Notes: The prediction has a mean pLDDT of 76. c-di-AMP riboswitch aptamer (ydaO/yuaA leader) from Ammonifex thiophilus, 140 nucleotides, folded computationally. The source organism's lineage runs through Bacteria, Bacillati, Clostridia, Thermoanaerobacterales and Ammonifex.
[in-house]
Order: sequence, then structure tokens, then C1' cells
RNA sequence: CUGGUUUGAGCGCUGAAUCCCUGGGAAGGGAGCGGGGGACCCACCUUUUUGGGGUGAAUCCCGGCCCUUUGCGGCCGGGUAGGGUCAGGCUUUCGACCCGAACCCGUCAGCUAACCUCGUAAGCGUGGAAAGCCGCGAAG
Repeated sequence: CUGGUUUGAGCGCUGAAUCCCUGGGAAGGGAGCGGGGGACCCACCUUUUUGGGGUGAAUCCCGGCCCUUUGCGGCCGGGUAGGGUCAGGCUUUCGACCCGAACCCGUCAGCUAACCUCGUAAGCGUGGAAAGCCGCGAAG
């Protein structure tokens, strides 16, 4: 330089949620990762029962039904802010598809050095293109 990067489950994806040590196990400890509380300075200059706040992408709007509660109520449906996937890695564009939940604190929390504290679960099997950069690479 030519010609490839098609195939893997012992792998990959969502997520902070992985790794190591002790232990028969339950569990405990550490590292990494991810949250919360918490000064000065700064910000807010006000609306604190119409309670408020936090984790998270998961908010908001519309329609229907329900009610001893008439509500920023519950359930269902449609859309939507937003999030994710489409297999070497990253970025961008187009396209397709999926999610758009749940829970916690308890009247209290802006930011926040020191400091304090918590979590490290659960689920899934999707396999389209184009461009740029960085890699890998049998053979010649």
C1' cells in the first nucleotide's frame, strides 16, 4: 500500500450498582463509582398548607371514567419535555424502535471548603445507514 474490521452468550445493553479480601453461609471490610446533608463568598429579595424537598430520563398537556374525599385526586387512553438502543471505540447527521416508571424524607434542606452520611439493586437480548477521527487486523 492492497484487501478487511460478520458475530460474540466466557458476549452485549439500561443503570452509580463493579472489583478485591474475610467467611461454610448469613454477613462484614476495603477500593472504585454514584447520591444527600452541610460555612464564608455568591445567589435569592421573597410567598414558606395550595406544604416543601430529594433520587431518577421519567416532566407537562389533553380527553374519558370514578368518588362519603371534587382534589396540582385516582384509574385508563393519547400526546409531550426528556432518556436509551440499533455490536471495534468516540463524535455528528438521517432513519427505525423502546422507555417516558417507581420510590424516599417528614414540615426541613439554594450554592457550599472542612466535616457528616447513604447506596452499590434490578432488569433485558436489541443487531439500520452515511461521514470524520482513533484503533485492531489473516494474507500478499